[in-house]
RNA sequence: GCCCGAGUGGCGGAACGGCAGACGCAGGGGACUCAAAAUCCUCCGGUGGCAACACCGUGUGAGUUCGAAUCUCACCUCGGGCA
Repeated sequence: GCCCGAGUGGCGGAACGGCAGACGCAGGGGACUCAAAAUCCUCCGGUGGCAACACCGUGUGAGUUCGAAUCUCACCUCGGGCA
């Protein structure tokens, strides 16, 4: 230099172009208990807001589309192969 694969919450990891983040782990709150463990309920991306809610968010930037994590292009990072 060329080719292939991967990049999604704190972590692992799903998701047919149609509510972004299922499920698990970790974490917060509550129930139960004399107390704890286990178990059960609930919450759990970011920013603003008392709240309702609004806006942003799938490595980065652009494009296609009514609509993109998903398709296209460029770039970055990691892994593999060829030279």
Molecule: transfer RNA
Organism: uncultured Coriobacteriaceae bacterium